[in-house]
Molecule: c-di-AMP riboswitch aptamer (ydaO/yuaA leader)
Organism: Dehalococcoidia bacterium
Formats: sequence, structure tokens, C1' cells
RNA sequence: UCGAAACGCACGCCUAGUCCGCGCCACGGCGUGGAACGGGGGAACCAGUUCUCGGGGCGAGUCCGCAAGGGCAUCCUUCCCAGGAAGGAUUGCGACGGCGGAACGGCCAUCUCCGGUCGUAGCCCGGCAGCUAACCUCGGAGGCGUUGGAAGAACCUCGA
Repeated sequence: UCGAAACGCACGCCUAGUCCGCGCCACGGCGUGGAACGGGGGAACCAGUUCUCGGGGCGAGUCCGCAAGGGCAUCCUUCCCAGGAAGGAUUGCGACGGCGGAACGGCCAUCUCCGGUCGUAGCCCGGCAGCUAACCUCGGAGGCGUUGGAAGAACCUCGA
């Protein structure tokens, strides 16, 4: 001097997930009571599906097609300790994995357009729930670190 990691502060991103009061504390935080915000249940009317392998909720996290890797089923041959094993098939299946597409969702530091880029997870209820006024009830966590262009609009700051 350059780079990386850790810690603190600031700023930013996904998300409902932020803020306030009180108490405690090992000063990292924890408990408790509220609020912003978010979810579920729950009539009439209307509507619809299921009844043991179905149904349903949160969430963008769904759908379609192609081929067929390991695999499963069937058939054939051989071996055998008769239980099975090995090989083959131009056969069928297709949850996972592979390739592609549609749709939906996020980001590129105000908004819009163009362009680019990324995601399609995970968790829960427990035989049961459509909508749903009154009413009842729950959550209010966690995880991370973006930066291309153009024109216009909006807003903010400073000066007069």
C1' cells in the first nucleotide's frame, strides 16, 4: 500500500415482521403491555366439493411439454441352496434428477420506459374449515448486501 475476516455505526434488500411504554439484565439481550401492519376461523344469500387416503392453510413459489439417467413392473434366457440371482427386450410406468416453455414473484437506491438479472422454496392443520355481517382468535420472526441506459415527471436542498 492492497485485499479478506470479525465487531460497531450508517445506508440498502426479501418479508406482515416495524415502533412505543414498563421491568430485569451477564448490557449481547430477555420478559411483559400496547400500536402500525399481517393471517385464520365464523351466518343469511349465493356457490361448491368431499367422505381414509382425502381435504385444507401461510407463501410468488404453480402449470405444460420433451427425452428417459438410476429405478419399478412385465416378458425371455441361463444359473440355483427353489428362496432368489445374473444378463437381455424394438415393452410399459415416470415421483426424483435433466432439458425447454408459459405464468407468477423479487432486484438493478424516487416514479415510468427500455434493457439486464434472479426465484418458483419451506412450513403447518390433522379427517376438518367455500364466501361470510356480528363475533372469536393468532402473528408482529428470521435471513441478507444491489448499483446499466434514456427521456420526462415528481420531490428535496441551497441561493436570490